[in-house]
């Protein structure tokens, strides 16, 4: 002098899963909590705990059970494998960004 290198954020396709009896995700408080470039401090962010308000998209076939009906056939309900959705759902993947001093690492 140049570089490498974390938490994490944006967005994307894909799989493998969570909820579709409502968690999850968001959002607000509180905390003198957890880690955050390799190491120290510090700023911001991340996350976790508790408490709060807000909030959703389910539906099909098929089994089975009651009812009703002369039967066709219609309702109702019940259960867990199946399909297609739904969710500002959770990993993983891929690509972009990606701390400040100040010692280290590399060249």
């Nucleotide at each position: 002098u140049a570089g490498a290198g974390u938490a994490g954020g944006c967005a994307g396709c894909u799989g493998c899963g969570c909820g579709u009896u409502a968690a999850g995700u968001g959002c607000c408080a509180u905390g003198u909590g957890u880690a955050c470039g390799g190491g120290a401090u510090g700023u911001u962010g991340a996350c976790c705990a508790u408490g709060g308000a807000c909030g959703a998209a389910g539906g099909a076939a098929g089994g089975c059970c009651g009812c009703a009906u002369c039967a066709u056939u219609g309702c109702g309900g019940c259960g867990g494998a199946u399909c297609c959705g739904c969710g500002g759902u959770g990993c993983a993947c891929u690509g972009c960004c990606g701390c400040a001093u100040u010692c280290g690492c590399u060249a």
This is a predicted structure of a 107-nucleotide RNA (THF (Tetrahydrofolate) riboswitch aptamer) from a bovine gut metagenome. Its Rfam family is "THF (Tetrahydrofolate) riboswitch aptamer". The family has 101 seed sequences and 747 matches in Rfam 15.1. Rfam's curators write: Tetrahydrofolate (THF) riboswitch was first reported for Ames et al. as an RNA motif in 5' untranslated (5'-UTR)regions of folate transport and biosynthesis genes in Firmicutes genomes. Gene Ontology term of the family: tetrahydrofolate metabolic process. Its mean pLDDT, the model's own confidence on a scale to 100, is 76.